[in-house]
A computed fold for a 532-nucleotide part of an RNA from an uncultured prokaryote, annotated as small-subunit ribosomal RNA, 5' domain.
It matches the Rfam family "Bacterial small subunit ribosomal RNA".
Context: one part of a larger RNA
RNA sequence: GAUUGAACGCUGGCGGCAUGCUUAACACAUGCAAGUCGAACGGUAACAGGCUCAGCUUGCUGAGUGCUGACGAGUGGCGGACGGGUGAGUAACGCGUGGGAACAUGCCUAUUAGUUGGGGACAACCUGUGGAAACGCAGGCUAAUACCGAAUAAGUUCUACGGAAUAAAGAUGGCCUCUCCCUGGAAGCUAUCGCUGAUAGAUUGGCCCGCGUUGGAUUAGCUAGUUGGUAGGGUAAAGGCCUACCAAGGCAACGAUCCAUAGCUGGUUUGAGAGGAUGAUCAGCCACACUGGGACUGAGACACGGACCAGACUCCUACGGGAGGCAGCAGUGAGGAAUAUUGCGCAAUGGGGGAAACCCUGACGCAGCGACGCCGCGUGGAUGAUGAAGGCCUUAGGGUCGUAAAAUCCUGUCAGAUGGGAAGAAAUGUAUAGAGGAAUAAUAUGCCUUUAGUUUGACGGUACCAUCAAAGGAAGCACCGGCUAACUCCGUGCCAGCAGCCGCGGUAAUACGGAGGGUGCAAGCGUUGUUC
Numbered sequence: 001g002a003u004u005g006a007a008c009g010c011u012g013g014c015g016g017c018a019u020g021c022u023u024a025a026c027a028c029a030u031g032c033a034a035g036u037c038g039a040a041c042g043g044u045a046a047c048a049g050g051c052u053c054a055g056c057u058u059g060c061u062g063a064g065u066g067c068u069g070a071c072g073a074g075u076g077g078c079g080g081a082c083g084g085g086u087g088a089g090u091a092a093c094g095c096g097u098g099g100g101a102a103c104a105u106g107c108c109u110a111u112u113a114g115u116u117g118g119g120g121a122c123a124a125c126c127u128g129u130g131g132a133a134a135c136g137c138a139g140g141c142u143a144a145u146a147c148c149g150a151a152u153a154a155g156u157u158c159u160a161c162g163g164a165a166u167a168a169a170g171a172u173g174g175c176c177u178c179u180c181c182c183u184g185g186a187a188g189c190u191a192u193c194g195c196u197g198a199u200a201g202a203u204u205g206g207c208c209c210g211c212g213u214u215g216g217a218u219u220a221g222c223u224a225g226u227u228g229g230u231a232g233g234g235u236a237a238a239g240g241c242c243u244a245c246c247a248a249g250g251c252a253a254c255g256a257u258c259c260a261u262a263g264c265u266g267g268u269u270u271g272a273g274a275g276g277a278u279g280a281u282c283a284g285c286c287a288c289a290c291u292g293g294g295a296c297u298g299a300g301a302c303a304c305g306g307a308c309c310a311g312a313c314u315c316c317u318a319c320g321g322g323a324g325g326c327a328g329c330a331g332u333g334a335g336g337a338a339u340a341u342u343g344c345g346c347a348a349u350g351g352g353g354g355a356a357a358c359c360c361u362g363a364c365g366c367a368g369c370g371a372c373g374c375c376g377c378g379u380g381g382a383u384g385a386u387g388a389a390g391g392c393c394u395u396a397g398g399g400u401c402g403u404a405a406a407a408u409c410c411u412g413u414c415a416g417a418u419g420g421g422a423a424g425a426a427a428u429g430u431a432u433a434g435a436g437g438a439a440u441a442a443u444a445u446g447c448c449u450u451u452a453g454u455u456u457g458a459c460g461g462u463a464c465c466a467u468c469a470a471a472g473g474a475a476g477c478a479c480c481g482g483c484u485a486a487c488u489c490c491g492u493g494c495c496a497g498c499a500g501c502c503g504c505g506g507u508a509a510u511a512c513g514g515a516g517g518g519u520g521c522a523a524g525c526g527u528u529g530u531u532c
Base pairs, nucleotide, nucleotide: 001532002531004529006528007527008526009525010524013377014376015375016374017373019370020369021335026333027332028331030330031329032328035078036077037076040075041074043071044070047069048068049067050065051064052063053062054061055060056059085288086287087286094213095212096211097210098209099208100207103205104204108201109200110199111198112197113196114195115194116150118148119147125140126139127138128137129136130135155166156165157164158163170193171192172191173190174189175188179186180185181184214260215259216258221251222250223249226248227247228246229245230244231243232242233241263285264284265283266282267278268277269276270275290311291310292309293308313324314323315322316321341367343366344365345364349363350361351360352359353358380410381409382408383407390401391400392399393398414473416468417467418466419465420464424459429454430453432452433451434450435449436448437447476521477520478519479518480517481502482501483500487516488515489514490513491512497504498503
């Protein structure tokens, strides 16, 4: 000199963009953070409407009815493995980089072959019953895209090449040509969405290897599933991954083992570079979710807001027994030099579910707080000498603050008031009106494409613009002996004090304290800490 997730002291006008528990991976009150689908299903607790009945005050009340919109609880599907947080552990194929073969991959895309015909349950519900609660228990009824046989097998798998094994689910809208009932509908036709098998792709992930990746030798030897082989098991998959048997190997001074420290990287910072230090925010990977362990479900977890066991802690209890996990967003206590609101909204972007409308989303978009940082702007401009008053100094003449002020003439950034007022909105949807197309027996507003219209803004009456008034509301901090830009007076008298180094102070201190003046930065300035 540069740097900072900074802190402290003094001071503090505005805006934009960023950023904000580095300490106790300490403990947590409260609210929210993962749901959704009625176009899978049986249904109807609540709300609204319709219908029926009753009472009457004649437009209200009550009862019934799932009939409709919808929908609590329940069965079922998809999603809760993403997104969000933290860095405790980890010196490791964890990460970075470059390769590899023995693998899996829900949703998505393309192609291909199917989607036949049956069955028995279990919730919900009803009845009874246990418990303080959490939560159950028994009996009975019932549906499905839940579950299970059967059929078929293009393909796939296995094969002793003879063969064997192996699936599926329907839902919604429209229509009446053929068949059946026949107003119209259906087991019929059709469109869309699904379901099953297979192949390929894309994406994502699992595994292996070369090289690189902190300090210590006052850590020198380490190792029995250890190293290799055979056979088997296991896995999606190679493999001592596991087991049995056999052999005695394997690593190490090019640092094994042990100890300590640490998430790694893109990057950040400094530097001319080489290099050093670092790993906040953002992005990629990894690990963790009160501590420890093993698993279930699933395409995917050994699963932050799932389950089980053990432990510590906290809470409830009728003492028999139960409940919990903020390293999600806010917020509280504690720790600390120190780090924010128990805010608004799903309008945008993105994610989950859904055919869609839509619902959910503390991701995200915004707002709030903090000069914590960077950047920009302002605190006025011009004229103005009798060089006013006043302060300070003085050789007592004067010098200086100083065109500075006053005064005169202007301007109007920001802040203030009044009025106007965006972009961010593209989509999706839509019985508002058209156009075209595919399929079909055929019309169709049933499907697909498309045009015009229409609908949607948290921020926010915000940005911005115009007008009004008024110099009015807006400057401090450090330093002045040398290094180092900037000097005099008074006080003090080795005292009080200063100090980064040299050093100042013992009666004329440019070094202490105050004043006047000056210098440097400036909404900041200085100090302390960090790194180069």